Predicted 3D model of a 98-nucleotide RNA (TPP riboswitch aptamer (THI element)) from a Desulfobacteraceae bacterium. NCBI's taxonomy places the organism under Bacteria, Pseudomonadati, Thermodesulfobacteriota, Desulfobacterales, Desulfobacteraceae. The prediction has a mean pLDDT of 75.
């Protein structure tokens, strides 16, 4: 400023990269980077969405030992649209400044 939603609970959707090393490969181990999350924790993130994630992408400009690290693309296309309970509705959330 704008403005009715928030939070759990159950169901339900998703992601797991880059770099180093163990004589070499591949498997597995350890270790470092960035994140909520990097094969494991019965965690984490989202559930209708203007960002959970997927395409486009072996993409573009920056950066960095390197990588989807950082922005673009992106009010793009698709994506999981539920039930119940409690809180709340002149201030929740939510964006911007400081």
């Nucleotide at each position: 400023a704008u403005c009715a939603g928030g939070u759990g609970u159950u169901g339900g959707g998703g992601g797991a990269g880059c770099c180093c090393u163990g004589a070499a490969a591949c498997a597995c181990g350890g270790g470092g980077c960035u994140g909520a999350g990097a094969g494991a924790a019965a965690a984490c993130c989202c559930u209708u969405a203007u960002a959970a994630c997927u395409u486009g992408a072996a993409c573009c400009g920056g950066g960095u030992a390197a990588u989807g690290c950082c922005g673009g693309c992106g009010u793009a296309a698709g994506g999981a649209a539920a039930a119940c309970a409690c809180c709340g509705u002149a201030a929740a959330a939510u964006g911007c400044c400081g």